[in-house]
Context: one part of a larger RNA
RNA sequence: GGAUGAACGCUAGCGGUAUGCUUAACACAUGCAAGUCGAACGGAGUUUCUAAUAUUGACUUUCGGGAAUUUAUUUUAAACUUAGUGGCGAACGGGUGAAUAACACGUAAGAACCUACCUUUAAGAAGGGGAUAACAGUUAGAAAUGACUGCUAAUACCCUAUAUACCUACGGGUAAAAGAUUUAUCGCUUAAAGCAGGGCUUGCGUCUGAUUAGCUAGUUGGUUGGGUAAAGGCUAACCAAGGCAACGAUCAGUAGCUGGCUUGAGAGGGCGACCAGCCACACUGGGACUGAGACACGGCCCAGACUUCUACGGAAGGCAGCAGUGAGGAAUUUUCCGCAAUGGGCGAAAGCCUGACGGAGCAAUACCGCGUGGAGGAUGAAGGUUCAUGGAUUGUAAACUCCUUUUCUUAGACAAGAAAUCAAUGACGGUAUCUAAGGAAUAAGCAUCGGCUAACUCCGUGCCAGCAGCCGCGGUAAUACGGGGGAUGCAAGCGUUAUUC
Repeated sequence: GGAUGAACGCUAGCGGUAUGCUUAACACAUGCAAGUCGAACGGAGUUUCUAAUAUUGACUUUCGGGAAUUUAUUUUAAACUUAGUGGCGAACGGGUGAAUAACACGUAAGAACCUACCUUUAAGAAGGGGAUAACAGUUAGAAAUGACUGCUAAUACCCUAUAUACCUACGGGUAAAAGAUUUAUCGCUUAAAGCAGGGCUUGCGUCUGAUUAGCUAGUUGGUUGGGUAAAGGCUAACCAAGGCAACGAUCAGUAGCUGGCUUGAGAGGGCGACCAGCCACACUGGGACUGAGACACGGCCCAGACUUCUACGGAAGGCAGCAGUGAGGAAUUUUCCGCAAUGGGCGAAAGCCUGACGGAGCAAUACCGCGUGGAGGAUGAAGGUUCAUGGAUUGUAAACUCCUUUUCUUAGACAAGAAAUCAAUGACGGUAUCUAAGGAAUAAGCAUCGGCUAACUCCGUGCCAGCAGCCGCGGUAAUACGGGGGAUGCAAGCGUUAUUC
């Protein structure tokens, strides 16, 4: 000198764009963050329509009744809502960096694999069956949540049939389907291919310590079983005795890795915030279930710590999602608006959901830009400082004259971002921007001035008080301390501290 997710002190006008718990992976009140489909299904409910029955009855009557109207039940048709069954999604998106020195990551290869939705191709979708939730009734419990009996549907479940696939000892064996509808279509099953994604293996690279030198029994290899989507000690039995290591094994410490960021002429050094790729984790530890995919942040089970409720018998919870609270800390924001855009889930669609995202708010935290006026103006005014009493300096600085209006205030106009078939649709936002009027009006500080290092004097103090990055200043004339005047540097910042090159 450069840099920073910075902090602290003094100061502070505006805009744009970024960034904002680096500490306690500490504990969390409250709200929201993953739903959707009635064009899979049976119910339930609401509204309207048609018809029937009963009821009410202004009015009317030939006293038999008729009748606008009211209410209830049943029925026809339609629209809407949705607790439950069922499907798809919830494995994405979002957060964090605790663990991990490892095929975790980076790079380059490989063979023994899987892949829902989507695209393409070929073939098919035939018969039949039994349940169950909802619901109703009874019942246990403070609650959470159940238990029993009865009824019912499906694209839920099961059986039979069929079969390019698969297995095979080549004889044979095993395995499928579902319908909906507005009749346009959408969906279902099997097989093959594609797209994109994932699992696995290997070469090389990947911090420090030898004041860590030996480590290893599923350990190294083989055979036969098992297991997996798949190769494999992945696992079991048996057999052999191997395997790694001074080219640093093992052990210990530290650490998510990378693209990159920063510094430097480069080589190199330091770092891994934001953004992007990969990995790991979700109160701590363990486990599986479902599923194409998880051993699953807002799923389940068990154990533990903690918190909450309790009728003491038992229950409930997990912000390292977005806001927000406490704590810790030098230190880090709103319990905001919107799905208008982009993207995602579901749906035939309308649409619904979306703290992803788009925006606004807060913070000089950083970078960039703009302004705080311009021109003229010497009696070189007053005042301040200094002084040798002549003056010098502050200083064209001010006053004063003329001008401008970026900013500012008020008023008016007012976007693009929106297009996906016509139409409609903007959170931001009456914002950006434009126009008019007004008036220099609303806007300068901070540090330094002995040398390094740009910038000097007066007073006070008297080795005191103090300064200081280094050298060093201060003990009565201190350009080094404190104040005044002046000057220098940078400027909405300036200086200090910390870290790093």
Molecule: small-subunit ribosomal RNA, 5' domain
Organism: Chloroparvula cf. pacifica RCC999